[in-house]
Small-subunit ribosomal RNA, central domain from an uncultured Eubacteriales bacterium, 351 nucleotides, folded computationally. The RNAcentral record of the full RNA draws on Greengenes. The coordinates come from a structure-prediction model, not an experiment, and the mean pLDDT is 86.

Context: one part of a larger RNA
RNA sequence: CUGGGUGUAAAGGGUGUGUAGGCGGUUUGAUAAGUUGGAAGUGUAAUACCUAGUGCUCAACACAGGUGCUGCUUCCAAAACUGUCAGACUUGAGUGUCGGAGAGGAUAAUGGAAUUCCUAGUGUAGCGGUAGAAUGCGUAGAGAUUAGGAGGAACACCAGAGGCGAAGGCGAUUAUCUGGACGACAACUGACGCUGAGGCACGAAAGCGUGGGGAGCAAACAGGAUUAGAUACCCUGGUAGUCCACGCUGUAAACGAUGGAUACUAGGUGUAGGGGGUAUCGACUCCCCCUGUACCGAAGCAAACGCAUUAAGUAUCCCACCUGGGGAGUACGGCCGCAAGGUUGAAACUC
Numbered sequence: 001c002u003g004g005g006u007g008u009a010a011a012g013g014g015u016g017u018g019u020a021g022g023c024g025g026u027u028u029g030a031u032a033a034g035u036u037g038g039a040a041g042u043g044u045a046a047u048a049c050c051u052a053g054u055g056c057u058c059a060a061c062a063c064a065g066g067u068g069c070u071g072c073u074u075c076c077a078a079a080a081c082u083g084u085c086a087g088a089c090u091u092g093a094g095u096g097u098c099g100g101a102g103a104g105g106a107u108a109a110u111g112g113a114a115u116u117c118c119u120a121g122u123g124u125a126g127c128g129g130u131a132g133a134a135u136g137c138g139u140a141g142a143g144a145u146u147a148g149g150a151g152g153a154a155c156a157c158c159a160g161a162g163g164c165g166a167a168g169g170c171g172a173u174u175a176u177c178u179g180g181a182c183g184a185c186a187a188c189u190g191a192c193g194c195u196g197a198g199g200c201a202c203g204a205a206a207g208c209g210u211g212g213g214g215a216g217c218a219a220a221c222a223g224g225a226u227u228a229g230a231u232a233c234c235c236u237g238g239u240a241g242u243c244c245a246c247g248c249u250g251u252a253a254a255c256g257a258u259g260g261a262u263a264c265u266a267g268g269u270g271u272a273g274g275g276g277g278u279a280u281c282g283a284c285u286c287c288c289c290c291u292g293u294a295c296c297g298a299a300g301c302a303a304a305c306g307c308a309u310u311a312a313g314u315a316u317c318c319c320a321c322c323u324g325g326g327g328a329g330u331a332c333g334g335c336c337g338c339a340a341g342g343u344u345g346a347a348a349c350u351c
Base pairs, nucleotide, nucleotide: 003323004322005321006320007305008304012319014202015201016200017199021195022194023193025089026088027087028086029085030084031083033082034081035078036077037076038075039074040073041072042071048067049066050065051064053063054062055061092192093189094188095187096185097184098183099182104178105177106176107175108174109173110172111155116150117149118148119147120146121145122144126137127136163170164169207248208247209246210245211244212243216242217241221237222236223235224234259318260317261316262315263314264313267296268295269294270293271292272291273290274289275288276287277286300307301306324351325350326349333344334343335342336341
């Protein structure tokens, strides 16, 4: 390289969008680029193979004759498939009308509970904390309790293995703006599709820059304990940070450790959204369909665990990735970044 693979053994890109490219529904006609058949030319010589050929006394070797040389060129023919051109179609895809669901996103405003702090009242000796303590707070009146005020952050119950989103993620209420999905109808377009190297966009937490904010929590740090020690676990404090605006970073066990799309292949039980039917005065209840989300399970698959119409089954198309362990996600170089670092990514050596 080929082959074989990628849930857990090495291996699915964090996610989307989309360029080139690859692949692509039903049908009619044309064409003949691919394809298939035939013919001719060429495929030098040598080498290769065959010879009941020749020549060195044989053989090696040399020579002669024949075969072959996957290829290329030209011509003729075929028209199934692929391509191309022209036309048609509706089931793929999209649009439209009607309808309901949702923590989908952005901005603004508002609300109550709680923590902390401040002020005032009542009130007196403790409070706090732990396995037990101590540091700490408190007679300058703490803790407790009542009233008032300030400020920041998060939204109990509802809440569900429930919903929404491409992923990251999203949970008080209201308003405005806004994206997507789903169901019913089958009116319109007529293959407009799938995937997607690069590119572009988004991307938890931590971190960085500038300016705000700062209640609680809390890396670092200080003290008290514990201990042989204790740069920890426990306790008392506490700064960055956590919050907001704008910009950067671009990584995670970014996980379903499972790329996307399409088709097919027993069932059963829940749950969320929508629709239809039967019975009925009246469907939450009975039956059916679509979409999502879970559990169990047949065939099949699998090393086993397990997966099983939401496949890890059966197939097709496209992308990404793997190829013994360590060295190493390191070095060097490139690109990106303010930095931290990220991305791409070896070798020697060794087992």